[in-house]
């Protein structure tokens, strides 16, 4: 010097644990703003706020006790979080390995 590897944000499944099911949360659209391989630009994704619109799945036992309250089981929500698998940076400089 060339040549090849690695690792970000997240994403999918699968488990455990939870929230909700009296509807929060998810997901949509419009605005602000953040963080995004070790550094530096930045994109595609991501995330947080604000406003719109749209929107859903219960069933059963049992206690309490005379009407709906709690538990508990099975379920269900494009539902949270951890854990495991799998996949996962354009451009440059670092970085690793041999040559």
């Nucleotide at each position: 010097g060339a040549c090849a590897g690695a690792g970000u944000a997240g994403a999918u499944a699968g488990u455990u644990u939870g929230c909700g099911u009296a509807a929060a949360g998810u997901g949509u659209c419009a605005g602000a703003g953040g963080a995004u391989g070790g550094g530096a630009c930045g994109u595609u994704g991501c995330c947080u706020c604000u406003g719109a619109a749209c929107g859903a799945a219960a069933a059963g036992u049992u206690a309490c006790u005379u009407a709906g309250u709690a538990a508990c089981u099975u379920g269900c929500g494009u539902u949270a979080a951890g854990c495991u698998a799998u996949c996962g940076c354009g451009u440059u400089c670092g970085c690793u390995g041999g040559c």

Predicted 3D model of a 99-nucleotide RNA (THF (Tetrahydrofolate) riboswitch aptamer). Its mean pLDDT, the model's own confidence on a scale to 100, is 79. Its Rfam family is "THF (Tetrahydrofolate) riboswitch aptamer". Rfam describes the family as follows. Tetrahydrofolate (THF) riboswitch was first reported for Ames et al. as an RNA motif in 5' untranslated (5'-UTR)regions of folate transport and biosynthesis genes in Firmicutes genomes. Rfam 15.1 lists 747 matches to the family in 747 species.